[in-house]
């Protein structure tokens, strides 16, 4: 330099263009003499910008970060 993939919550990952979710973690409450387990509730995210569309995490362009291959 070229080609391809990935980027969503603190971590690991889902989500066929219309409600953003799960597990673990975190906070609060319940339970216990107490702790753990368990149960309930809650906070917390779509990498940036632009475009298409009635509507974008999803499609397109570009930039950024990251990984793999080729040279």
């Nucleotide at each position: 330099g070229c080609u391809c993939g990935g980027c969503u919550a603190g971590c690991u990952c889902a989500a066929u263009g219309g409600g953003a979710g799960a597990g673990c973690g975190c906070g609060c409450g319940g339970u216990u003499c107490a702790c753990a387990c368990c149960c309930g509730c809650g906070a917390g995210a779509c990498g940036g910008u632009g475009g298409u569309c009635c509507g974008a995490u999803u499609c397109c362009a570009u930039c950024g970060c990251u990984g793999a291959g080729c040279a």
Molecule: transfer RNA
Organism: uncultured Candidatus Acidiferrum sp.